[in-house]
Molecule: transfer RNA
Organism: Aggregatilineales bacterium
RNA sequence: GCUCCUGUAGUUUAGUGGCAAGAACUCCACACUUUCAAUGUGGCGGCCAGGGUUCGAUUCCCUGUAGGAGCA
Repeated sequence: GCUCCUGUAGUUUAGUGGCAAGAACUCCACACUUUCAAUGUGGCGGCCAGGGUUCGAUUCCCUGUAGGAGCA
């Protein structure tokens, strides 16, 4: 330098055009308990950035960017 893959919550991830973007762990509150832990209930929190296509984009296209793999 070229090619390919990946980027969604603090972490691991589901989601291939219209869903209030779902789950587990973490965190917070409450219940239980003498207290802690465990357990139960509830809550907070997210689409890498910019542009394009579209009535509508996390999803499709382009560019950039971060990480990974391969070739030179």